[in-house]
RNA sequence: GCGGACGCAUGGUCGCACCGGUUGUAGAGCCGGUGAGGAAAGUCCGAACACCGCAGGGCACGGUGGUUCUUAACGGGAACUCCGGGUAACCGGAGGAAAGUGCCACAGAAAAGACACCGCCGAUGGAACGGCUUGCUGUUCACAGGUAAGGUUGAAAUGGUGAGGUAAGAGCUCACCGCCUUUAUGGCGACAUAAAGGGCAGGGUAAACCCCACCGGGUGCAAGACCAAAUAGGGAAACGUUUGAGGGCUGCCCGCCCAAAGUUUCCGGGUAGGUUGCACGAGGUGCCGGGCAACCGGCAUCCCAGUCAAAUGAUCAUGGCCUGCUUUGGCAGGAACAGAAUUCGGCUUAUAGUCCGCCCUG
Numbered sequence: 001g002c003g004g005a006c007g008c009a010u011g012g013u014c015g016c017a018c019c020g021g022u023u024g025u026a027g028a029g030c031c032g033g034u035g036a037g038g039a040a041a042g043u044c045c046g047a048a049c050a051c052c053g054c055a056g057g058g059c060a061c062g063g064u065g066g067u068u069c070u071u072a073a074c075g076g077g078a079a080c081u082c083c084g085g086g087u088a089a090c091c092g093g094a095g096g097a098a099a100g101u102g103c104c105a106c107a108g109a110a111a112a113g114a115c116a117c118c119g120c121c122g123a124u125g126g127a128a129c130g131g132c133u134u135g136c137u138g139u140u141c142a143c144a145g146g147u148a149a150g151g152u153u154g155a156a157a158u159g160g161u162g163a164g165g166u167a168a169g170a171g172c173u174c175a176c177c178g179c180c181u182u183u184a185u186g187g188c189g190a191c192a193u194a195a196a197g198g199g200c201a202g203g204g205u206a207a208a209c210c211c212c213a214c215c216g217g218g219u220g221c222a223a224g225a226c227c228a229a230a231u232a233g234g235g236a237a238a239c240g241u242u243u244g245a246g247g248g249c250u251g252c253c254c255g256c257c258c259a260a261a262g263u264u265u266c267c268g269g270g271u272a273g274g275u276u277g278c279a280c281g282a283g284g285u286g287c288c289g290g291g292c293a294a295c296c297g298g299c300a301u302c303c304c305a306g307u308c309a310a311a312u313g314a315u316c317a318u319g320g321c322c323u324g325c326u327u328u329g330g331c332a333g334g335a336a337c338a339g340a341a342u343u344c345g346g347c348u349u350a351u352a353g354u355c356c357g358c359c360c361u362g
Stems, first nucleotide, its partner, number of pairs: 001358006008319007016035008037337001041348002044346005049220004061216005066080005081094005095211002100209002102205003117151002119147003124144002126141007159177006178200001179198008224276004234267006246258004283302008321334005
């Protein structure tokens, strides 16, 4: 540096929950069995399962992002590639900025069509003062102009170092390094190596829009399925005695019919409640085989919590561990993070202390 295992043990007493058996009309009692984790956590990612939605295709929106593999699937994992860090073991990062658009605070001359503040030069042109051979030449100015070497700012400044070159400079030229293009070879691939060519184009930013490739319907076990009270209300049928009111047959009476109140029975929906989903599973352990590995296959063996305000606890003794004191006999104290709720695969985070393996460095 990397990886792994454990994370108190045994016994007694008193309890809690469920399951099985048993006694009892019942309340309940007795016996036996089982009863949290490496993360059960965060609910971050992916699935199973369930219901709803959905002809097919596209747009939009969201996610992922080196390559190959692995897997039910994944944003997980393995191996490899490139870049960065480290003496090293090892660790971290990853599409496109050369399609387009936007943005780059402060500082600074300039933040992208490069530019010129301090500088350097002033060859060429100009001006001033000279010389003389009178159309040449010298000195000065820093005016036009040239330049980007050096300085200044910044997270970042338009390839770097050196030499030549020049008035001063500059890929202006050359060597090396870097970069780009093409080709060849190796590799499944990311990519690597080599050769040839090109003076160099293309600052950064995509957790800015965007482009490319791939993936994605929604809601979650409070999903869903079944059984089903009491009360209230809905529908149907039968009866509808007595009294009174209404409508019709009919103008009136009787009678009949409808309707209403009432009684009985039946039907259906939802609620409370109960059952199920729900504990045998992409399962654990051991061995063997394939593979660098993740992972896969075969055989053997095991059954392993589950109740919705939700059990899994308390205490004592002995022993082990750590700390302090010590007369070396002991005495005192301490022991983490946390805790199932449909299930599974991952990731991340928390964790006193103990142990093991491999590797690096001194």